This is a predicted complex of two RNAs, RNase P RNA and transfer RNA, with 509 nucleotides together. The coordinates come from a structure-prediction model, not an experiment, and the mean pLDDT is 76. It holds a member of the Rfam family "Bacterial RNase P class A". Rfam links the family to the GO terms tRNA processing, ribonuclease P activity and dimeric ribonuclease P complex. About the family: Ribonuclease P (RNase P) is a ubiquitous endoribonuclease, found in archaea, bacteria and eukarya as well as chloroplasts and mitochondria. Its best characterised activity is the generation of mature 5'-ends of tRNAs by cleaving the 5'-leader elements of precursor-tRNAs. Cellular RNase Ps are ribonucleoproteins. RNA from bacterial RNase Ps retains its catalytic activity in the absence of the protein subunit, i.e. it is a ribozyme. Isolated eukaryotic and archaeal RNase P RNA has not been shown to retain its catalytic function, but is still essential for the catalytic activity of the holoenzyme. Although the archaeal and eukaryotic holoenzyme s have a much greater protein content than the bacterial ones, the RNA cores from all the three lineages are homologous -- helices corresponding to P1, P2, P3, P4, and P10/11 are common to all cellular RNase P RNAs. Yet, there is considerable sequence variation, particularly among the eukaryotic RNAs. Identified in Yersinia as Ysr151/RnpB.

Order: sequence, then structure tokens, then C1' cells
RNA sequence: CGAGUGGGUGGGGUGAUCGCUCUUGAUGCCGUAAUUCCUUCGGGAGGUCGCGGCGACAGGGGAGGAAAGUCCGGGCUCCGCAGGGCAAGAUGGUCGAUAACGUCGACCGGUCGUGAGGCCAGGGAAAGUGCAACAGAGAGCAAACCGCCGAACGGCUGUGGUCCUUGUGGCCGCUGCGCGUGGUAAGGGUGAAACGGUGUGGUAAGAGCGCACCAGCGGUCAAGGUGACUUGAUCGGCUAGGUAAACCCCAUCUGGAGCUAGACCAAACAGGGUGCAGCCGAAUUCGUUCGGCCCGUGGCGGCCCGCCGCGGCAUGACACUCGGGUAGGUCGCAAUGGAGGCAACGAGCAAUCGUUGUGCACAGAUAAAUGAUCACCACCAACUGGCAGUUGCCGGUCGGUACAGAACCCGGCUUACAAGCCCACUCGCGGA
RNA sequence: GGAGCUGUAGCUCAAUUGGUUAGAGUACCGGCCUGUCGAGCCGGGUGUCGCGGGUUCGAGUCCCGUCAGCUCCGCCA
Repeated sequence: CGAGUGGGUGGGGUGAUCGCUCUUGAUGCCGUAAUUCCUUCGGGAGGUCGCGGCGACAGGGGAGGAAAGUCCGGGCUCCGCAGGGCAAGAUGGUCGAUAACGUCGACCGGUCGUGAGGCCAGGGAAAGUGCAACAGAGAGCAAACCGCCGAACGGCUGUGGUCCUUGUGGCCGCUGCGCGUGGUAAGGGUGAAACGGUGUGGUAAGAGCGCACCAGCGGUCAAGGUGACUUGAUCGGCUAGGUAAACCCCAUCUGGAGCUAGACCAAACAGGGUGCAGCCGAAUUCGUUCGGCCCGUGGCGGCCCGCCGCGGCAUGACACUCGGGUAGGUCGCAAUGGAGGCAACGAGCAAUCGUUGUGCACAGAUAAAUGAUCACCACCAACUGGCAGUUGCCGGUCGGUACAGAACCCGGCUUACAAGCCCACUCGCGGA
Repeated sequence: GGAGCUGUAGCUCAAUUGGUUAGAGUACCGGCCUGUCGAGCCGGGUGUCGCGGGUUCGAGUCCCGUCAGCUCCGCCA
């Protein structure tokens, strides 16, 4: 210098004018109105405290790194503070971090890359079931199309011996054929995948069929490590294929619903239909009450059991359903706060944690505020003028400056994003 | 806040539980016919299966992420 890898930062600035929202102060108007005064006790007068609304004035605060998607997790709130089982869902190397997680860190294993590094739903396929198109002979405790073989059985050709019933004969051998049955998974060929590799023995030909070495798998032992795992020794059968983001099995986790949670106030309306089971015992003032069983129903939302509440014949604080009504206010909701930031020190490889310090920051809208215009500056791109030996420097004109908007609050993930800046590392080339 | 569905040719829809080169109607294009147009006949698929990644021998189909669109529910009594 070129090509890359990993990570961080940043999210335009100043001024003027006009607006929006919240809040504090003082103030004007309106409403209400304690105390007070009058009273014929019905009420009336008055408007100095307070409360609410509106207006104008002054001061102060006013979006994000993702506020987004709502994909995970937690706080918080309510349901009965949450029982047992099944089902369902999620997660899935190990150890750690954390309030928790499907997040993060370190490590292990696999895989891609020359490398820095990237990616991995990374438990189980020697529990069971299923699936594998096309091609191919054969696709799952497999298969014989070509090829190889002629050991075994049958057949045929030639030939030798032997028998007698002398025939196209029988029996026993030998040589051949490779015709049928057959043997063979070494070779060809198909496929994503064809049941270890090399050599040697062996065989009719072959084959883990035997043996040697190698690879892989399982068991046992030893060493190292918290562990995943690694290394080594030995034994075994000689080989067990793929797929679980197919069913499934194993382990772990999950009670449900969510700020329209939930609490309070105010307002409006019209009701109708359907369902509902009792029994026993005790007490009794004879009206009823209590207990048990049973039934119905709700809480617990997919089911069962268990538990709790209510009701059990109704003019019901019942359940379901059709219909009807409202869509207003205050709190929750923001600083005696928080898994906040920063700095120092300490622990740790790190994620992170602990202690101390610190006026470092922290908006609260409700159809929803946080903006608009102008000027100057900053940055970028295009065109263009001058200087300079290329890169570059100094100007001019026009254009552009993203993604996107809090809605109870946090930790993550994911996605979107105009430029600009910084750090660490790798490879290649050149120079000293 | 919660629940669910859809996305395939210009348009409307299929694809038999993962299998060869994704089909149908209509529209469109080319040719024939006709004096010309239409109709008719013959032929043609024109596709980023919304997008990106993963699992698998193989993905429209399974899984994850993402984008766009649509539907439903909530309060009082």
C1' cells in the first nucleotide's frame, strides 16, 4: 500500500422568530364554599382560607439506539400465595454469570476458511415404529444384471474300465462345455447412501474366512481436567448406515391471566329465554338451625382427582345465553425511586460481582406534546475554477444529511439505519 | 394487550402429509382462418412459490428469523 476479520463509538451544531405539552411562582376572571353575620329557623347576606376551571405573564423540563417487532425472560398486579397426576408447550455439549432467560462468557466437540476468525436445535438411531422419489440386479438383520468359478447336484460331448438281456443299454471313473440348479459382494455399473482400508495366506472362485498393520465402534483400566472431553493400555465382535427442524424416548423447566392488570369515583340502560334434586341424622320455642351424603355451579382457563366458596325449587347477591348501555375522571404512572450511569479499588481468563464515592442523567402525552421557518457553520456527493509532477490543497454553484416517535417499568434477542470516527488482529506485496 | 389466518403465473385458485422439470381457468404472445376485426382452430408457461437462513440426498411443503396484509376478543350490568 492492497485485500480482509472481529469489535466499539456516533446519531449534526449555533442563533432568531412562531408554536405544542407538563410543571413551579405570582396574578386576573368564573364556579363552589369552611369560618363569619342576619333570621320570622324556611332561608338570606358576604366572598378574606381552601378547592376546581379558564386566560395572560415569568422561570424550568421535554424521545431512542433502536422508543420498533412484540420474539424470549423478569419486576409489578389480580385470580384461592399456586396441591397430585395426565396432557400440552418450550429447552437440549460442559462449567459458570444472572432476578430470570431460548441471553451472555469461557471451554469442549464438529465443520468451513491459507489465516485473523465464522457457523452449529450440539441429548438418544446397539428401546420401538416409520421414511428414502428417480436411477439401479439389489435400499435395510439387502441383492446375482454384466463379470468370475466349476467345488456340490443335474444335464450334455468325448473317452477309459466293467456287466449282460448286445442296446440310441446300465454302473464306476477321467477330460471338457458353462446349459440348468448353484457358489461368489474381489471387479464393472447405478445412486445422496451399496455393510471398513492395504497387504498376505487361503479358496473352484471369492469373502474378516484366518493373520499383520491401519481407521472406526463398544467394554474395562490408568493418567489429566470441576466437567464436556483428551491421551494411553488392554479386551471384544470384526463393523453396528442415514433421518428424531418424522413419530417417539430421556433429562430439565413452565399454575393462569395481563396496566382495558388492578383500586376508587361518576354516568347510562330494558328487559327476555334456558338450566337448577334431593336424602339421612341431631336439636327445636315447630318458625327453623346444625352436621353428613348427594347434585348443580363457580374458582382452575385441555382433562381427572383433591381443596375452597355459593346454591339446592327461586320475589335467587345463582349459572349460561340473547338483547341493552357506556367508552368519562383520579390513582396505578416516575425520584424517601431503581437488577440506572460514571469513576476508583478489589475478585474473576471473561460474562459479571463486591465496596466506596458521585446534585451524572432520568419525558409523562391520552388521539396522544417534544415541532416549523429562516440564516450561518459542519459533513457528503455531483459539476466546475485556480495551484501543484500523481495523491492532494484553496474556492464557487446546485443538491443531500438516515432509520424512525415514548404510552407501567427493566434485562436480552431480532430487524431498520445517511455519512463520519476509533481500536485490535490476519494474509499478500514492496521498502529499510 | 391477547388469539388466529393468509402470501404460489398479470388475475382467481390447486399441488394427494418432503420426491423427479410446480399445475388449472382466465388474461397474454405467435401462427392459421378473414377483405379487416371478433369468434373459432393450432401452438407456447411468461413463476425470486413474499424475503433471508437452516435441517435433509432432496423443501412450495419441516424449523427459525423477518416483511406485508386481514380477521376476532376485552368494559358495565